[in-house]
């Protein structure tokens, strides 16, 4: 996708044609499904009609009727019907065989049907029983029964002939002997003739016996095929044969005596499980798979089990007996039944129908016939079960009603869809009307044949009877768009998208997934898409699935070669000829029912249906021919196998034996404290003499160096001093001989490391177990000290290993290079060395081959043969059954259940307590700090009505804040306001309008009144109108309301780290390498060299600012060498550009030059010159990206929410709150200081709502004053540290300043909460900070001041700048942190904070 006897959920108009208990072969009420026959036979009512007669109770006759019901007796009931429980073969297909058989009714033919008897049902009386059902006596018929006769034909016996085959044999002919029948019956009809008056007796026409012969039936036998299971391997005494009997139709162990010991199994006996077979039937391209409702052949059952009778035919569904359960009746004594037939019930079940007409048709039975019976059948009815057809309306209608949904608010979409206009008329409603299936039998009339016949019977003609379905179907007619549409689906597969709710909740899901505040995935709507009287789910079957692979797969690493080699049986098999013809072709003949598929054509209005005929049914059998290849049989060959022979290697196996080092142990000398063992220790050994050392003794395992060599051997485990003895494979040369002897190898047997077992031996080392020290948070480990099994031998077991090349064996073929081993030839005098060639080990590498790594003549290419094994992880190599083992445990081996992967190989990364190579104040070195106090400051947290928000590791935390008393303010409380503090736009309406300093109340905001009281523009100018402003309304405004995890911009940070990419080639299936790796420099992916790469582009550098030097231009407010002037003095003034500075412009540095190393390179190292040297010093500048890193509270912006309030105002409070924790700074412990007085040097800034000079008053802060300055002019402004000089003397101090009072100043409506300065008093902690911890490499650090913004003032010590003083150290890179290339492992990839 496609099937379904489906079943569930929603819906639901018609009609054909199918189908419908798949579970409980589970129980059943009622009905009905088998009779028929008077023309086989004997007897034979009643009811009711009708009539007589009555004593009115009745009785008699005739009809009813020779009828009903019953009986004897044929036939029939063995069909039809229904189930599939059983059955794996007594079964079923398909082929044959019966020379082993039968057969009722039918068809064909031949012959007969003579003579006789005698019963027994019904019937009639007596009688048992509740019934069911029976006894006894008697009486009688037949087509019932019994006796006898009849046989060239029939059966049995006997010996012959002749044909035939298939072993007993089988057919035909002729002879012989024996045996077996019958209903003189029935109907009809008849001139003669007889007659008991029934009839005979002729005729029809049916039965009846027999014997052959057909047709269909049926029985039995035989090949061949038919599921799963070996976790069933052996099975069997009537078993396997025989002889000789029995039975049967009929062959047989089918039975039975006896004899013999066979008979079946790996080609699956025997058990087990599951199943009725087959034509077919779904599916598939086929091959196959699955399956066996319906229809059709067959088989088996008929309550369960048994078991016979009748009978042509049973072991008999609606028969019989006998047992059993079940259920029912009963008088308890005993009886009855058997829906797996129709219909119905009742159970279970997810499901499966009327207790319906009809014998009208088709077909059975029985009859001569009319007819009877048929729940077979034909029909109808139920269920959308299913197939298949039809309808639910056609056409026109809008730049598109309304509603309803989106919306970027324009508008789109539903949608020509609707409304509307026009027409149609299928189905269904109504009315009317008309076929088919009906033809027979039958009865009437004619006629023809039979007969003696006009009778009687048969055929044939014409006419008559028969309709369940059926209110059907057709047709033809009214009326009327009227009564007729829904289900799933929309994330992707997989056609079809938005709103809205929800918010990892409800829930969806076939796989992968989806929902955690913007859900095309969940729910509703719109819209769409698919299908339609159906639409979806579930089930199952086959497909895709090549995903068990014949067709058409695989095993190095993905699952998958047995550890290994012998060798059964079985598969395969070199070269020639001959025969055969099984296999193999080819042809012919039977068969392969029908039905179905296909194909034609025809019937139904179409299709489904259903007819007619053709094809095809790929199979089976029987034959003639072929004979190349296989097979068989023979015969031969030598290259495939083997092989006397004549050399070689070589830890190849066994068994005895001998050796030397080393070890440990005894002994004994010497000698005198440690030893020994680790990272560091201890435990242990040792003054009872260890360890070192010397001699000597025993002991037991192992075989150093050669010789670790990808070097031998062996099948593989393995094998390693040396000697001997036995012995096995193998290569090499050379070639009689044998003649396929040969590959593989299911089962089998055999060896098979290491532990381990058993049983005796040994036992130095070593060392599971054990015990001690150690190490740990802990160490039932890794390290140490000791140490028992083992470890060795003998002799059995064990049978497993990453038993690995994770690669089964043989055999051929297919490029080469190179190295090693063992041989042989060739060249050569010999050697060496060299060529050739056999055999093994390696490497490398074309081709092919693989998914990739790899492999690559030692194949994982290419063929061929033969085993084994393999089919998602997991459970589990379990459990459980066998089976070995002493035991341990081997071998063989599942399922449930679970999950959606598990895995190979190979890319990017990213990460390592991996490696290389190199970097930074990264560490080391130095200096100085933080952390200890007191205060400033953020921050947590607590508090609070609020203590507004953000900001959290570096990279929040003197951060957003370069200024919270109020404002700021966003936070609380209290009081207002509602088109509004702030924009647009529309509508109205307004001249006593807007606007409004006075009043009132109010804390103000804000309410409420009132004098006065207007502007612009245009026109027809005491006016009208219109704008602006104001009311009023209505859009709408406003939100520091939420979402930095929707977002723009905009920072940070890795990180000024060297990187990060691209575009052609090129390698790779791919991912993705390359380039960018390498060598070698650099601060740099900076330059140079190589190079399957060449180039570029974003980053570095460089260009920019600004500092160091020079040059030139310019000289005012800056500057003053020289010249004049003038002052107490002062560039104060004339001039002046020389110098300083200012600020334009320009030089100047570029590894340029020199030496030296370097790859003739980049470059580096030294030096030279220079104010300055290798980017000179600072800065600005910050790649591709990373953290959903910050920020919706700068701004902006979707969605979300709030709208008399989450929006405005506005008054107080608050953000300052204080147990308590952190960061960050400030000031300090002092003497390198502190004070105190004199005294010298800056650089950058700022200034008019502003700096503010002198002068004058205050100790002071700060007033008063006002020159000057819009600034190289004037003012902030005295710079400080340093210098010179006093004074303190080490101490909580003349250090430190916190805190706390008092008095003042000064800004501002306003200093309480909450500023900031002064003065005078007060005078805390603190004496250098614990573990940690940070900064800096020079004009750096320390260290001293000075200015800015912000701002009324400030809480600034904060931040951004600006000069003065001015260091110490580091010529390392082993370590801590971060980086930056190359490589390596990886089970990471939201990537080690991983998994």
């Nucleotide at each position: 996708g496609a099937g379904c006897g489906a079943a569930c959920g929603c819906u639901g108009g018609c009609g054909g044609c199918g189908u419908g208990g798949c579970u409980u072969a589970g129980g059943c009420a009622u009905g009905c499904a088998a009779g028929u026959u008077g023309a086989g036979c004997g007897a034979g009512a009643a009811c009711g009609c009708g009539g007589a007669c009555u004593u009115c109770g009745g009785u008699c006759c005739g009809u009813u009727a020779g009828u009903a019901c019953a009986g004897c007796g044929g036939c029939g009931a063995a069909a039809g019907g229904g189930u599939g429980a059983g059955u794996a073969a007594u079964a079923u297909a398909u082929c044959g065989a019966c020379a082993a058989u039968c057969u009722g009714c039918c068809u064909u033919g031949g012959a007969g049907a003579c003579c006789g008897g005698g019963a027994c049902a019904a019937c009639g009386g007596c009688u048992g029983g509740a019934a069911a059902c029976g006894g006894c006596c008697g009486c009688u018929a037949a087509u019932a029964c019994c006796g006898g006769a009849u046989a060239g034909c029939c059966c049995c016996g006997u010996a012959g002939a002749a044909g035939g085959a298939c072993a007993u044999c089988c057919u035909u002919c002729a002879a012989c002997g024996g045996g077996u029948a019958a209903a003189a019956a029935g109907u009809g009809g008849g001139g003669a003739c007889c007659u008991u008056c029934g009839g005979g007796c002729c005729u029809u026409c049916u039965g009846c016996u027999u014997c052959a012969a057909g047709a269909g039936g049926a029985g039995u036998c035989g090949a061949u095929a038919u599921c799963c299971u070996a976790u069933c391997a052996g099975c069997u005494a009537g078993u396997u044969g025989g002889c000789g009997g029995g039975g049967u139709a009929a062959u047989g162990g089918c039975c039975c005596a006896c004899c013999a010991a066979g008979g079946c199994a790996a080609c699956g006996a025997c058990g087990g499980g599951u199943a009725g077979c087959c034509g077919g039937a779904c599916u598939g391209a086929g091959a196959g798979g699955u399956u066996g409702a319906c229809c059709g052949g067959u088989c088996a059952c008929a309550c369960u089990g048994g078991g016979a009778c009748u009978g042509a035919g049973a072991c008999a569904c609606u028969g019989c007996c006998c047992a059993g359960a079940c259920u029912c009746c009963u008088a308890c004594g005993g009886g009855a039944g058997g829906c797996u037939g129709c219909a119905g019930u009742c159970g279970a079940g997810a499901a499966u129908c009327u207790u319906c007409c009809g014998c009208a048709a088709u077909g059975g039975g029985c009859g001569a016939a009319a007819g009877c019976c048929u729940g077979a059948c034909g029909g109808a009815g139920c269920g959308a079960c299913g197939c298949c057809g039809c309808g639910u309306g056609u056409a026109g209608g809008a730049c598109g009603a309304a509603g309803g949904c989106c919306c970027u608010a324009g508008g789109g979409u539903u949608g020509u869809a609707a409304a509307c206009u026009a027409c149609u008329g299928u189905c269904g409603c109504g009315a009317a009307u008309u076929a088919u299936g009906a033809a027979c039998c039958c009865c009437u009339u004619g006629u023809c044949g039979u007969u003696a016949a006009u009778a009687g019977c048969g055929g044939c003609a014409a006419g008559g009877c028969u309709g369940a379905c059926g209110u059907a179907a057709g047709u033809u007619u009214g009326a009327a768009a009227g009564g007729a549409a829904g289900c799933a689906c929309c994330g992707g597969c997989u056609a079809a998208c938005u709103c809205u709710g929800u918010g990892c909740c409800a829930g969806c899901a076939g796989c992968c997934g989806c929902g955690g505040u913007a859900a095309u995935a969940c729910a509703g709507a719109g819209g769409g898409u698919g299908c339609a009287a159906a639409c979806g789910u579930u089930g199952u079957u086959c497909g895709g699935a090549a995903u068990c692979a014949c067709u058409g797969g695989g095993c190095a690493u993905a699952a998958a070669g047995c550890g290994u080699g012998c060798g059964u049986a079985g598969g395969c098999g070199g070269u020639u000829g001959u025969g055969u013809a099984a296999g193999u072709g080819u042809g012919a003949a039977g068969u392969g029912a029908a039905a179905g598929c296909c194909c034609a054509c025809g019937g139904c209005u179409u299709a489904c249906c259903c007819g007619u005929g053709g094809a095809a049914c790929u199979g089976c059998u029987u034959u003639g021919c072929a004979u190349a290849c296989u097979g068989c049989a023979c015969a031969a060959c030598u290259c495939g196998a083997g092989g006397a022979u004549g050399g070689g290697a070589g830890g190849g196996g066994a068994g005895a034996g001998u050796g030397g080092a080393a070890c440990u142990u005894c002994u004994g000398g010497u000698g005198g404290a440690g030893c020994g063992g680790u990272g560091a220790a201890a435990u242990g050994c040792g003054u009872a003499g260890a360890g070192a050392u010397c001699a000597g003794a025993a002991g037991g395992a192992a075989c150093a160096c050669c010789g670790a060599g990808c070097g031998g051997c062996g099948a593989a485990a393995g094998c390693g001093a040396c000697u001997c003895u036995c012995u096995g494979g193998u290569c090499c040369g050379g070639u009689a001989c044998u003649g396929a002897c040969g590959c593989u190898g299911a089962g089998g047997c055999g060896c098979g490391a290491a532990a381990g077992c058993u049983a005796g031996g040994g036992g130095a080392g070593c060392g599971a177990a054990c015990g001690g020290g150690a190490u740990u948070a802990g160490a039932u480990a890794c390290c140490c000290c000791g140490g028992u099994a083992g470890u060795c031998c003998u002799a059995g077991c064990c049978c497993u290993a990453a038993a690995c090349g994770a690669u089964g064996a043989g055999c051929a073929c297919u490029a080469g290079g190179u190295a090693g081993u063992g041989g042989u030839g060739g060249u050569u005098c010999c050697g060496a060395a060299u060529c050739a060639u056999c055999a093994c080990u390696g490497c490398u590498g074309u081709a092919g081959c693989u998914a990739a790594u790899g492999u690559g003549u030692u194949a994982a290419g290419u063929g061929c043969u033969c085993c084994g094994c393999c089919u998602g992880g997991g459970g589990a190599g379990u459990a459980u059954g066998g089976u070995c083992g002493c035991a341990a445990g081997g071998c063989u081996a599942a399922a449930a259940c679970u999950c959606a992967a598990a895995g190979g190989a190979a890319u990017u990364g990213a990460c390592g307590g991996g490696g290389g190579c190199u970097c930074a104040c990264a560490c080391a070195a130095c200096c100085g700090g933080u952390g200890g106090a007191g205060g400033a400051u953020g921050u947590u947290g607590c508090u609070u009505a609020a203590u507004u928000c953000g900001a959290a590791g570096c990279a929040a935390c003197g951060c957003g804040a370069a200024g919270a008393a109020c404002c700021u303010u966003a936070c609380c409380u209290a009081g207002c306001c509602u088109u509004g503090a702030c924009a647009u736009g529309c509508u109205a309406g307004u001249g006593g309008u807007a606007g409004g300093a006075a009043c009132c109340u109010g804390a103000a905001a804000g309410g409420g009144u009132a004098a006065c009281g207007a502007c612009c523009c245009u026109c027809u100018u005491u006016g009208a109108g219109g704008g602006a402003g104001c009311u009023a309304g209505c859009a709408c405004a406003g939100g520091u309301g939420u979402u930095g995890c929707a977002u723009g911009g905009c920072u940070g940070u890795c990180g000024u780290c060297a990187g990060c990419u691209c575009g052609u080639c090129c390698c790779g299936u791919g991912a993705g390498g390359u380039g960018u790796u390498g060598g070698g420099u650099u601060a740099a992916g900076u330059c140079c060299c190589g190079u399957a790469a060449c180039g570029a582009g974003c980053g570095a550098a460089a260009c920019c600012c600004u500092u160091g030097c020079c040059u030139u231009u310019a000289u005012u407010u800056g500057c003053c060498a020289g010249c004049g002037g003038g002052u107490a003095a002062u560039g104060c003034c004339g001039g002046g550009g020389a110098c300083u500075a200012u600020a334009g412009a320009g030089g100047g540095a570029c590894u340029g030059c020199c030496g030296g190393u370097g790859u003739c390179a980049a470059a580096c190292c030294g030096g030279a010159g220079g104010a300055a040297g290798g980017u000179g010093g600072g800065g600005a500048u910050g790649a591709c990206g990373u953290c959903a890193a910050g920020u919706c509270a700068u701004c902006a912006u979707g969605g979300c929410c709030c709208u008399u309030a989450c929006g405005u105002c506005c008054a107080g409070g608050g953000c300052u709150g204080c147990a308590a924790a952190c960061g960050u700074c400030c000031u300090a412990c002092a003497a390198u200081g502190g004070u105190c007085g004199g005294u010298a040097c800056a650089a950058a800034g700022g200034g008019u709502u502003g700096c503010c000079a002198a002068c004058c008053c205050g100790c002071g802060a700060g007033g008063g004053g006002g020159a000057g300055c819009u600034a190289a002019u004037c003012c902030c402004a005295u710079a400080a540290a340093g210098c010179c000089g006093g004074c303190c003397c080490c101490a909580g101090u003349u250090c430190g300043g916190a805190u706390u009072g008092c008095a003042g100043g000064c800004u501002g409506a306003a200093a309480u909460u909450c500023g900031c300065c002064u003065g005078c008093a007060u005078g805390a902690a603190g004496u250098u900070g614990g573990a940690a911890u940070c900064g800096c490499u020079a004009g750096u650090a320390a260290u001293c001041g000075c200015g800015g913004a912000u701002c009324a003032g400030c809480u600034a010590c904060g931040c951004c700048g600006c000069g003065g003083u001015g260091a110490a150290u580091a010529u390392g890179u082993u370590c801590c942190u971060g980086a930056g290339c190359c490589u390596u492992g990886u089970a990471c990839u939201c990537a080690c904070c991983g998994c």
Overview:
This is a predicted structure of a 1395-nucleotide RNA (small-subunit ribosomal RNA) from an uncultured prokaryote. Its Rfam family is "Bacterial small subunit ribosomal RNA". The sequence is in RNAcentral, with records from ENA.